RNA sequence: ACAAUGAAGAGUUUGAUCCUGGCUCAGGAUGAACGCUAGCGGGAGGCUUAACACAUGCAAGUCGAGGGGCAUCACGGGGUAGCAAUACUCUGGUGGCGACCGGCGCACGGGUGAGUAACACGUAUGUAACCUACCCUGUACAGGGGGAUAACCCGGAGAAAUUCGGACUAAUAUCCCAUAAUGAUAUUAAGGGGCAUCCUUUGAUAUUUAAAGCUCAGGUGGUACGGGAUGGGCAUGCGGAACAUUAGCUAGUUGGCAGGGUAACGGCCUACCAAGGCUACGAUGUUUAGGGGACCUGAGAGGGUGAUCCCCCACACUGGUACUGAGACACGGACCAGACUCCUACGGGAGGCAGCAGUGAGGAAUAUUGGUCAAUGGGCGCAAGCCUGAACCAGCCAUCCCGCGUGCAGGAAGACGGCCCUAUGGGUUGUAAACUGCUUUUCCAGGGGGAGAAACUUUCCGAUGUAUCGGGAUUUGACGGUACCCUGGGAAUAAGCAUCGGCUAACUCCGUGCCAGCAGCCGCGGUAAUACGGAGGAUGCGAGCGUUAUCCGGAUUUAUUGGGUUUAAAGGGUGCGUAGGCGGAUCGAUAAGUCAGUGGUGAAAACCUGCAGCUUAACUGUAGACUUGCCGUUGAUACUGUUGGUCUUGAGUAUGGUCAAGGUAGGCGGAAUGUGUAAUGUAGCGGUGAAAUGCUUAGAUAUUACACAGAACACCGAUUGCGAAGGCAGCUUACUGGACCAUUACUGACGCUGAUGCACGAAAGCGUGGGGAUCGAACAGGAUUAGAUACCCUGGUAGUCCACGCCGUAAACGAUGAUCACUCGCUGUUAGCGAUACACAGUUAGCGGCUAAGCAAAAGCAUUAAGUGAUCCACCUGGGGAGUACGGCCGCAAGGCUGAAACUCAAAGGAAUUGACGGGGGCCCGCACAAGCGGAGGAACAUGUGGUUUAAUUCGAUGAUACGCGAGGAACCUUACCUGGGCUUAAAUGUAGAGUGCAUCCCCGAGAAAUCGGGGUUUUCUUCGGAACUCUUUGCAAGGUGCUGCAUGGUUGUCGUCAGCUCGUGCCGUGAGGUGUCGGGUUAAGUCCCAUAACGAGCGCAACCCUUAUCGUUAGUUGCCAGCGGGUAAAGCCGGGAACUCUAGCGAAACUGCCGGUGUAAACCGAGAGGAAGGUGGGGAUGACGUCAAAUCAGCACGGCCCUUAUGUCCAGGGCUACACACGUGUUACAAUGGCCGGUACAGAGGGGAGCUAUGCCGUGAGGCAAUGCGAAUCUCAAAAGCCGGUCUCAGUUCGGAUCGGAGUCUGCAACUCGACUCCGUGAAGCUGGAUUCGCUAGUAAUCGCGCAUCAGCCAUGGCGCGGUGAAUACGUUCCCGGGCCUUGUACACACCGCCCGUCAAGCCAUGGAAGUUGGGGGUACCUGAAGUCCGUAACCGCAAGGAGCGGCCUAGGGUAAAACCAGUGACUGGGGCUAAGUCGUAACAAGGUAGCCGUACCGGAAGGUGCGGCUGGAACACCUCCUUU
Repeated sequence: ACAAUGAAGAGUUUGAUCCUGGCUCAGGAUGAACGCUAGCGGGAGGCUUAACACAUGCAAGUCGAGGGGCAUCACGGGGUAGCAAUACUCUGGUGGCGACCGGCGCACGGGUGAGUAACACGUAUGUAACCUACCCUGUACAGGGGGAUAACCCGGAGAAAUUCGGACUAAUAUCCCAUAAUGAUAUUAAGGGGCAUCCUUUGAUAUUUAAAGCUCAGGUGGUACGGGAUGGGCAUGCGGAACAUUAGCUAGUUGGCAGGGUAACGGCCUACCAAGGCUACGAUGUUUAGGGGACCUGAGAGGGUGAUCCCCCACACUGGUACUGAGACACGGACCAGACUCCUACGGGAGGCAGCAGUGAGGAAUAUUGGUCAAUGGGCGCAAGCCUGAACCAGCCAUCCCGCGUGCAGGAAGACGGCCCUAUGGGUUGUAAACUGCUUUUCCAGGGGGAGAAACUUUCCGAUGUAUCGGGAUUUGACGGUACCCUGGGAAUAAGCAUCGGCUAACUCCGUGCCAGCAGCCGCGGUAAUACGGAGGAUGCGAGCGUUAUCCGGAUUUAUUGGGUUUAAAGGGUGCGUAGGCGGAUCGAUAAGUCAGUGGUGAAAACCUGCAGCUUAACUGUAGACUUGCCGUUGAUACUGUUGGUCUUGAGUAUGGUCAAGGUAGGCGGAAUGUGUAAUGUAGCGGUGAAAUGCUUAGAUAUUACACAGAACACCGAUUGCGAAGGCAGCUUACUGGACCAUUACUGACGCUGAUGCACGAAAGCGUGGGGAUCGAACAGGAUUAGAUACCCUGGUAGUCCACGCCGUAAACGAUGAUCACUCGCUGUUAGCGAUACACAGUUAGCGGCUAAGCAAAAGCAUUAAGUGAUCCACCUGGGGAGUACGGCCGCAAGGCUGAAACUCAAAGGAAUUGACGGGGGCCCGCACAAGCGGAGGAACAUGUGGUUUAAUUCGAUGAUACGCGAGGAACCUUACCUGGGCUUAAAUGUAGAGUGCAUCCCCGAGAAAUCGGGGUUUUCUUCGGAACUCUUUGCAAGGUGCUGCAUGGUUGUCGUCAGCUCGUGCCGUGAGGUGUCGGGUUAAGUCCCAUAACGAGCGCAACCCUUAUCGUUAGUUGCCAGCGGGUAAAGCCGGGAACUCUAGCGAAACUGCCGGUGUAAACCGAGAGGAAGGUGGGGAUGACGUCAAAUCAGCACGGCCCUUAUGUCCAGGGCUACACACGUGUUACAAUGGCCGGUACAGAGGGGAGCUAUGCCGUGAGGCAAUGCGAAUCUCAAAAGCCGGUCUCAGUUCGGAUCGGAGUCUGCAACUCGACUCCGUGAAGCUGGAUUCGCUAGUAAUCGCGCAUCAGCCAUGGCGCGGUGAAUACGUUCCCGGGCCUUGUACACACCGCCCGUCAAGCCAUGGAAGUUGGGGGUACCUGAAGUCCGUAACCGCAAGGAGCGGCCUAGGGUAAAACCAGUGACUGGGGCUAAGUCGUAACAAGGUAGCCGUACCGGAAGGUGCGGCUGGAACACCUCCUUU
């Protein structure tokens, strides 16, 4: 610069992710309705339902300048009566005029949308096939005559509506004659034109048709013909609904000829002739529907709608019919039929609001029985004027759009009140209010006040072209007491609705407790609800706000713009081929498509833009743009089409080769199996996880020979070959199809795809006839099992095989339609060719693997595309219902093909990720198994638990990870439980103030005690200020072992002392996420090394800490005593010593450091060295991220809830100790490796003052009495097994000690329930323990004692520690359990204690079938047939024209009949869906425990099972590579 002003998303499938995909929301709109609320004005709109029925009033009349007239009114005139006023009467004389004749109008305007899928509408053409009153224009004309009829009058019928008869009369009513052509008809001549029929111009001849008056004398009207304008009729192209579960329809049907009819063409109608016409480019049928301009929405393309306004159509109670007329088959006309309503004297009549109001009904729902013709418009009229529910106005309604207001400014003690909180206070409501000042839109009162009015008319004047124009005056307003303006008054008269979990702006408290309720989707509510209800506050909009309904949008979710089909929904099982669609190179022609210019049309209104008018806006006016379309015309010719030539590369043919399990029919072969016969031979065979059924002494199995039968073809054999697919495998013959290669001779686009159609089409199955060896649905039997309609076994029918005929489906799969072209490479293989070749970097056609770009949601695909393009076909649009029902077609049947809806859910699904899991795999570890030692399970007792019992047996812990656990110690207390008796500021403590010295203590009484009553007693210190203590009183804080461990803190258990768990940066992936952390080695270890898109780091591991094992050094009491001395019965007892032991401080030492071997290294191996100790030396403390809503509200703390003369608190007694039983953990045993008796030796670690106690005495003993040492390396508690000797001799014992009796000791207020210990006596079970199960790998197990905590004492055999003595075994990792890493599958993620299928039972819902039954619309056949047009017609009327009558055709309607279609209902019946925790099994997801699934067949309560064939959307093994061994 050109062009343009236009395009937003979110929630919801998952543990998380990406994708597919539906559902939902935010926006706009409405002729709306409902709920709550409501001040005003302007502009619009207002029965969407019953085209249901309508009371009442009005909606179409007008003309006296066409006519006869005169009922009514007014005026005039005459007469009678009367003084008059006046009354009566006559008179069409005048104005005027009811009814009547006549003219024009009534076909417009107004309403409605039933019908109509049609030339109805829209648009564009044609009419050479037509009409048009009133209007404009032109030419010509208007002479003469006749007969009626209404009104009026008379009479009749009738209830009425109405009608009949007689007589009179007029016209612009009507008839006849004349005149007449440029009129019409017929014949004909010439010229011109046209796409055809034909049209047109100028002639000729014949026939034929007109008229009306009125008058104010200006005019106006009449007749014929031509032209124009306007309005219509008819025809045609194109355009816009659904259903194919509607595929064939049609007899006036299609065409022709003739005639009739019409304004006009035409089967529009009739007769005859022919047999056509329409249809997959959707006929016919059914259903739905007025169409358009436009309106809503949308970026647009589209989608939806057809209210108001405008155009067209159709209709007027329903159906039919014509008349009149320029125009109708006529909304407020006629006739007939029908339904309905009304009147009736029962004979007969009347009516049609889908005009405006209004009424009833229906409904969620839609207004006044208003005013005026003032304006605009219409009809009639010369006009005045009349009529006009058209129109203009007003009334009602927040129904919509627009505008205005409900005040503005100041005002902090941030008032009161409300609400909330961490509550002496703060926050918020909130400058909000009060209060002060200001304003007056609106409101009230008063006053003023336009425009819409221009005309027509009347009158005056002027001009000229003498019937028109111009000017002045006059007259007219429903709205309307209007709009608008001014003055006065006074904040005065005026705010609500919805929402506040996310989407989505806006948060707290209380109540409720899966209840009540909310909800648009996701979803809230089971005691701390921002989601329910209320409140306070906030947010949004505001005279409105929400809800509901509907439409578009978002939704690219039907995709032209602008989607897809390997696995998410979706490629037809395969081919041939019709229609159709698409189509190679080149040269011409043409100009249909296409493109450009131009003309016509595309109504107005609307939308858009500019300007303008109402104070603004909505609204309105004006101008422009737009109207993307259709038609004509002129041109262009690249491309497509059409047409004519040419070409060879697409396609095909020919020639020569090659190839293969391609097909069909026939023949032949061997192995195996079975059977038969014969033989050998003897007791089993067979089968399985193990068995049994079965076969076998009537001789099986086994072996041998021979024979027969049927079926299938080992090895070769291979991600080899062939075929369109299904599929095809011994050898061979015949017939036959195909592909490829080479040559480049021929044809010359002959091609590609392919709806409908035709053919082929595994297995199973069906029919007929054969055949029948094997295998083998069904079936039978045996097993297995809770059952086993299965898996396993033994049999076995159909079938499996053949011929012929059906069926027509499969996971018919590459889950990938066909064809053509293009796009890096590597490698294997089949068949050819190239030049002899097993060489090759060649080439063509196939069959495979890997990979780049690219694509894909990813997995993956990748010259054999799922890449990039082109053409054609098929298919998809959330899951379920359902590939079901109904209908149709096919089939012998089974069934196949086509193929819905109601209802229901918010998901269903694909790929990939992280976990978890697997009756998946690999590697590794652990007292996990194994190898061992000792136990438990049997006995008695102790102790804990369950259960039972009880007034109470308080509570908690319950697989591992509860059960000698909380409890490291229940006689009272503890104590929380039970019974009974009491108390209600009631226990303790703190603080502040005041007071007091009451209290306390002692005694007596009642009582079980608590408690109550009575009596007595009464502070301490002092610096004298007071302080301490006690009590009283006041204020503030009560108390609860009551509930919730699923509201919590803290603490703890377990996985597990397992080796894991993560992060930063980088990289990979759209992402979840991955990598690191994997791989190869190694380790106790994510320990370390190597490798490596990772490099580092953190929490864990290890180390640092404590203890133990060795040494050094320092120190030397309470410990030690070698040497010296003293001393004792003895003793470190003493002097002394500082060596040793020991004590306890500080150090050293161990690191695979050294050697050898293996190894790249890390590291491992070695009975290596050295060393006290050797490969983390032993032990301890130490417990990652996390899991189990694990445990604990009763240790403590704490939120919330609950109790308050009690769920608080005090006291006594009881209970926690019960006892048929079951389990756990232990102790003691069952004996001789022992028991008992006597003698004798050696620890460590601890404790000790209301304590440990030496020693002495007493007692058999527990213990007692006395007494001393020690607050403890000083004193004390204080060893046993062992060793030495004796005895017992295999027994229920000299084992074992339970139980019981008696007598005692100690503690304590108190040992009855309910203590321990001692002594004497008693002397139970038990002789090594079933299934099963526990601990332990070295100073360990086993065994032996000792100490401590708690504690007055002790039910301790428990727990925690200490030392003494002191073993056995480990080949190894197959298995059990637990764990770690990698990998694999998954429909699991509350994570396998998962998920999930089907029958049955119950409730609810929609639906299919069904003997029937009810209704509806449409068609067919037959009968009947009104009105009416038309046709015919002798009798009657008429002079005639003509009419009446009669007959005929057709038809609305009615009746009868048989069928089809649609809908309702129906005993009973079928499946389906949804429901709370029902019943039976366990089919699927892991190898789901028999891999699953597809088709088919049979069977079974059910999932399902089995047979046959197929698929991988199956795991593992195997295959391949490497290592080791043989």
Molecule: small-subunit ribosomal RNA
Organism: Bacteroidales bacterium